[in-house]
Molecule: RNase P RNA; transfer RNA
Organism: Actinomycetota bacterium
RNA sequence: UGUGCAGGCCGGGUGACCGCGGACCGCUUCGGCGGCCCGAGGAAAGUCCGGACUCCACAGGGAACGGUGCUGGGUAACACCCAGGCGGGGUGACCCGACGGAAAGUGCAGCAGAGAGCAGACCGCCGAUGGCCCCAGGGCACAGGCAAGGGUGAAACGGUGGGGUAAGAGCCCACCAGCGUCCCGGGCGACCGGGGCGGCUCGGCAAACCCCACCCGGAGCAAGGCCAAGCAGGGACGUCGGUGUCCCGCCGAUCAAGUCCCGGGUAGGCCGCAUGAGCCGGCCGGUGACGGCCGGUCGAGAUGGAUGGUCGUCCACGACAGAAUCCGGCUUACAGACGGGCUCGCCAC
RNA sequence: GGGCCCGUAGCUCAGUGGUAGAGCAGGGGACUCAUAAUCCUUAGGUCGCAGGUUCGAUCCCUGCCGGGCCCA
Numbered sequence: 001u002g003u004g005c006a007g008g009c010c011g012g013g014u015g016a017c018c019g020c021g022g023a024c025c026g027c028u029u030c031g032g033c034g035g036c037c038c039g040a041g042g043a044a045a046g047u048c049c050g051g052a053c054u055c056c057a058c059a060g061g062g063a064a065c066g067g068u069g070c071u072g073g074g075u076a077a078c079a080c081c082c083a084g085g086c087g088g089g090g091u092g093a094c095c096c097g098a099c100g101g102a103a104a105g106u107g108c109a110g111c112a113g114a115g116a117g118c119a120g121a122c123c124g125c126c127g128a129u130g131g132c133c134c135c136a137g138g139g140c141a142c143a144g145g146c147a148a149g150g151g152u153g154a155a156a157c158g159g160u161g162g163g164g165u166a167a168g169a170g171c172c173c174a175c176c177a178g179c180g181u182c183c184c185g186g187g188c189g190a191c192c193g194g195g196g197c198g199g200c201u202c203g204g205c206a207a208a209c210c211c212c213a214c215c216c217g218g219a220g221c222a223a224g225g226c227c228a229a230g231c232a233g234g235g236a237c238g239u240c241g242g243u244g245u246c247c248c249g250c251c252g253a254u255c256a257a258g259u260c261c262c263g264g265g266u267a268g269g270c271c272g273c274a275u276g277a278g279c280c281g282g283c284c285g286g287u288g289a290c291g292g293c294c295g296g297u298c299g300a301g302a303u304g305g306a307u308g309g310u311c312g313u314c315c316a317c318g319a320c321a322g323a324a325u326c327c328g329g330c331u332u333a334c335a336g337a338c339g340g341g342c343u344c345g346c347c348a349c
Numbered sequence: 350g351g352g353c354c355c356g357u358a359g360c361u362c363a364g365u366g367g368u369a370g371a372g373c374a375g376g377g378g379a380c381u382c383a384u385a386a387u388c389c390u391u392a393g394g395u396c397g398c399a400g401g402u403u404c405g406a407u408c409c410c411u412g413c414c415g416g417g418c419c420c421a
Base pairs, nucleotide, nucleotide: 001345002344004342005341008338010336012314013313014312015311016310017309018308020039021038022037024035025034026033027032041320045331046330048329049328050327051326052325053220054219055218056217060248061247062246063245066215067214068213069212070084071083072082073081074080085099086097087096088095089094100211101210105209106208107205108204122150123149124146125145126144129143130142131140132139133138134137158176159175160174161173162172163171177201179198180197181196182195183194184193185192186191224271225270226269227268233262234261235260236259237258239253240252241251242250278297279296280295281294282293283292284291285290315318350420351419352418353417354416355415356414359373360372361371362370367404375391376390377389378388379387397413398412399411400410401409
């Protein structure tokens, strides 16, 4: 200097005026007015996971459905995060992985090809043995033998070398790969390193059914509770409801009162509702995710639903987009700006 | 807030692991004096987008985009 990789942080600033929502204080003729303070995001989004909270049992047992799937840790919990192992990609920084089981079973593999699952002989090699001819040795055809080489395919029942043979073949041997099993060493573990033995090879797909291990009760703030206003009753039940997948179990109500269904009425107010797994700073523990302690701080709360507009000024001329019970993640969208770290190439010293 | 479904040729729809089809519409030809109907023939597809599993994906899985329906 160019190039790439991973992660952090910000995402218009500032001044004036007007407007909107909310808390507090004061005044009030109860209609409001004035003062002061606060007022969207890193994704508020998609609603894809996990929880808190509320109601139904205090959420219990089994089956089904569904989900997750290397190991260890973090966490309220997770399909998230951190660290590590293994496999794959990249020259590298680094990135990706639904990464349990295919000798429990069932199933799938079009076309091509001789043969596609304990398969097979198209080209090819041989023709030792048996037959015929010349007849030391060789030639011919068939029966037959073989799977080394060619060819098909995504995939063809180990690879290389040697022995062996008529030609060959784990047929035999050495080394290597892979499978099973046993032992030793390291690691909490996934796993790694080494050695012995075995048959010589036992393929792929479970994001096909399935098996194994673990997790999982249902509903959702229109949950749920209180107040006010208003209305018209009718039907079913001995059992009904919670239970909205089913069974068991449990709980509640039970002979004139309860439960459920249909019909009728209302479209108002308050709580839930913002102090929380909160944010900021420091120290300590831990490789890290994270945890502990101390100090400081309060940062939206609507219910037809508030954050906008005008002007001045500065620059790089401003992207994606906006709360609706709350929180932790994931995913997706995003003009641009800032500051460190690392890789590879080139040049100079 | 919760649940379900769809996207394939210009239009309406099949196809659910193995070269993507049907009807109508379009082009050309035949029949007819001519048109329609009929017959023959023909073109037309990033299977909504991106990634993954698999030898192979319209189909299986994941994430987006667009559209529709239902319940409270």